[in-house]
RNA sequence: CCUGUGUUCCGGGGUCGGUGAGAAUCCGAACCGGCGGUGAAAGUCCGCGACCCCCGCGCCUGCGGGGCUGAUCCAGUGAAAUUCUGGUACCGACGGUGAUAAGCGAAAUGCUUUAGUCCGGAUGAGAGGAACGCGCC
Numbered sequence: 001c002c003u004g005u006g007u008u009c010c011g012g013g014g015u016c017g018g019u020g021a022g023a024a025u026c027c028g029a030a031c032c033g034g035c036g037g038u039g040a041a042a043g044u045c046c047g048c049g050a051c052c053c054c055c056g057c058g059c060c061u062g063c064g065g066g067g068c069u070g071a072u073c074c075a076g077u078g079a080a081a082u083u084c085u086g087g088u089a090c091c092g093a094c095g096g097u098g099a100u101a102a103g104c105g106a107a108a109u110g111c112u113u114u115a116g117u118c119c120g121g122a123u124g125a126g127a128g129g130a131a132c133g134c135g136c137c
Base pairs, nucleotide, nucleotide: 003135004134005133006132007131008130009129010128015029016028017027018026030117031116032092033091034048035047036046037045043090044089052067053066054065055064056063057062073087074086075085076084094120095119096118101113102112103111104110
């Protein structure tokens, strides 16, 4: 220096105010952004992971394969940027809770829908990252 292998560790963030008997869910404002890559730094480009579904194996836990999977533009600088700077916009798995918001209804504290920030699976899993050891050239 190249390449293989083992062990250990790390590996997701974010709220206040108003109304009200009651809202961390309504309304207003604020805030948050996993991993690898990409001529230059990315929640929104390319791909991956988490959740969920299917199939096979195992059947206590799981393992392998497949599917599903949101969202940005404009201007500027530059050799190069949907990544930087300025402006503007948008997005956010599943289950639970859910009241004056929305819809239905003649009406009902009736029904339905409604949380990126609350509770839960999760002291989990994981894309991957780092350190150290061993081996090969």

Description:
This is a predicted structure of a 137-nucleotide RNA (FMN riboswitch aptamer (RFN element)) from Enteractinococcus sp. Lineage of the source: Bacteria > Actinomycetes > Micrococcales > Micrococcaceae > Enteractinococcus. Of the family's consensus pairs, 100% are formed in the model. Its Rfam family is "FMN riboswitch aptamer (RFN element)". Rfam's curators write: The RFN element is a highly conserved domain that is found frequently in the 5'-untranslated regions of prokaryotic mRNAs that encode for flavin mononucleotide (FMN) biosynthesis and transport proteins.